[in-house]
Context: one part of a larger RNA
RNA sequence: GAACGAACGCUGGCGGCAGGCCUAACACAUGCAAGUCGAACGUGAAGCCACCUUCGGGUGGUGGAAAGUGGCAGACGGGUGAGUAACGCGUGGGAACGUGCCCAAAGGUACGGAACAACUCCGGGAAACUGGAGCUAAUACCGUAUGUGCCCGUAAGGGGAAAGAUUUAUCGCCUUUGGAUCGGCCCGCGUCGGAUUAGCUAGUUGGUAGGGUAAUGGCCUACCAAGGCGACGAUCCGUAGCUGGUCUGAGAGGAUGAUCAGCCACACUGGGACUGAGACACGGCCCAGACUCCUACGGGAGGCAGCAGUGGGGAAUAUUGCACAAUGGGCGAAAGCCUGAUGCAGCCAUGCCGCGUGGGUGAAGAAGGCCCUAGGGUUGUAAACCCCUUUCAGCGGGGAAGAUAAUGACUGUACCCGCAGAAGAAGUCCCGGCUAACUCCGUGCCAGCAGCCGCGGUAAUACGGAGGGGACUAGCGUUGUUC
Numbered sequence: 001g002a003a004c005g006a007a008c009g010c011u012g013g014c015g016g017c018a019g020g021c022c023u024a025a026c027a028c029a030u031g032c033a034a035g036u037c038g039a040a041c042g043u044g045a046a047g048c049c050a051c052c053u054u055c056g057g058g059u060g061g062u063g064g065a066a067a068g069u070g071g072c073a074g075a076c077g078g079g080u081g082a083g084u085a086a087c088g089c090g091u092g093g094g095a096a097c098g099u100g101c102c103c104a105a106a107g108g109u110a111c112g113g114a115a116c117a118a119c120u121c122c123g124g125g126a127a128a129c130u131g132g133a134g135c136u137a138a139u140a141c142c143g144u145a146u147g148u149g150c151c152c153g154u155a156a157g158g159g160g161a162a163a164g165a166u167u168u169a170u171c172g173c174c175u176u177u178g179g180a181u182c183g184g185c186c187c188g189c190g191u192c193g194g195a196u197u198a199g200c201u202a203g204u205u206g207g208u209a210g211g212g213u214a215a216u217g218g219c220c221u222a223c224c225a226a227g228g229c230g231a232c233g234a235u236c237c238g239u240a241g242c243u244g245g246u247c248u249g250a251g252a253g254g255a256u257g258a259u260c261a262g263c264c265a266c267a268c269u270g271g272g273a274c275u276g277a278g279a280c281a282c283g284g285c286c287c288a289g290a291c292u293c294c295u296a297c298g299g300g301a302g303g304c305a306g307c308a309g310u311g312g313g314g315a316a317u318a319u320u321g322c323a324c325a326a327u328g329g330g331c332g333a334a335a336g337c338c339u340g341a342u343g344c345a346g347c348c349a350u351g352c353c354g355c356g357u358g359g360g361u362g363a364a365g366a367a368g369g370c371c372c373u374a375g376g377g378u379u380g381u382a383a384a385c386c387c388c389u390u391u392c393a394g395c396g397g398g399g400a401a402g403a404u405a406a407u408g409a410c411u412g413u414a415c416c417c418g419c420a421g422a423a424g425a426a427g428u429c430c431c432g433g434c435u436a437a438c439u440c441c442g443u444g445c446c447a448g449c450a451g452c453c454g455c456g457g458u459a460a461u462a463c464g465g466a467g468g469g470g471a472c473u474a475g476c477g478u479u480g481u482u483c
Stems, first nucleotide, its partner, number of pairs: 001483004006479005013355006019348002021313001026311003030308003035072003040069002043066001047062006079266003088191007097183002102179008110144004119134006150159003164171002192238003199229003204226008241263004245256004268289005291302004319345001321344003327341001328339004358388003368379004392424001394419005402410001427472005432453003438467005448455002
């Protein structure tokens, strides 16, 4: 000098764009953040209509709330950086794999069956919830058939599928092949510090056989062999998410990894599997633990590192806001519903950028202040005065684009026109040298200053005040950190 997710002190007019818990991966009240489909299925509340009525109501129709069965989605999107020195990441390759939805192609979609929720009845429990009996539908479940192709097998042979809905136009379902996308796996190279860590290793290293997986493989098991790694730093210890990038620098390099983007890991702590195309699953399940809450003491409930918000920690970091209008996502044939993703608004000079706080004229160089050799000098064209202008803010009127036929949260916003009046809008640090800017008074090694050198003990340009001056400016200075 530059930079910052900054903080602190003083000060503070406006706008645009961005950014905003770096600390306790500390604990969390409350609300919301993942649902949707009646064109898969059986029930079916309220309301309305009609009939009957013993005036209590009942029956039928319409209607569709609500829960349930079932499908798809909940593995995305959003958060965090604890762990991880690792094929985790980056880059370049590889072969033994999977892939719902999507695209293309070939073929099929036949015949049957038994249940379980919901519901009704009877119970248990404080609750969470739950037991028994009975009834029922399906694109839920099961069997048979067929099977071009498919799988196993050298072959013979063996195995193996489906689901319908309806407004008749479609949407589906099953098998197979190919594609696209996404993912799993392996390898070369690169990836912090410590040798005051020198030896490490028993599934350890390799083989055979098997198991397991979508798939290779000590991934696992049995047996056999005795290997494997290491001063080119193994092992151990410490630290750390990695990258594109960011900051600095002429570059080489050094430092760093907020926001945005890619990958990884995690979801109270530890472990486990289930379902599924995909998870070992943030707002799913089970077990254990710590913690919090409810309890009738028998037993139960919970997980903000989602968005707001609270306590706590801290030098320090925002609203318990609006909307699905746009973009995108899930479901649905669609209408649509959901979406704290997202779009916006609110707060904060946190940063960057832009603008303003007026312009011209004006010498009796007014008054006042300060200095003085008492002549004067300076503040200073500065003010006043006179003449103008109206950005921004204010008030009034009009008023978009973002939307494509409809639909605008933002928003009466941006912008345009008009009105009034210089009117509402300047500070901070410094002035001994480095370093730009000097005098007076006070103080008297005191009080104090200070980045370094150093100032202060009676004339201090270095302390404190004043006048004057210098620098930057809605900021200025200090502290911290990096180059």
Predicted 3D model of a 483-nucleotide part of an RNA (small-subunit ribosomal RNA, 5' domain) from an Alphaproteobacteria bacterium. It matches the Rfam family "Bacterial small subunit ribosomal RNA". Taxonomically the source falls in Alphaproteobacteria (Bacteria, Pseudomonadati, Pseudomonadota).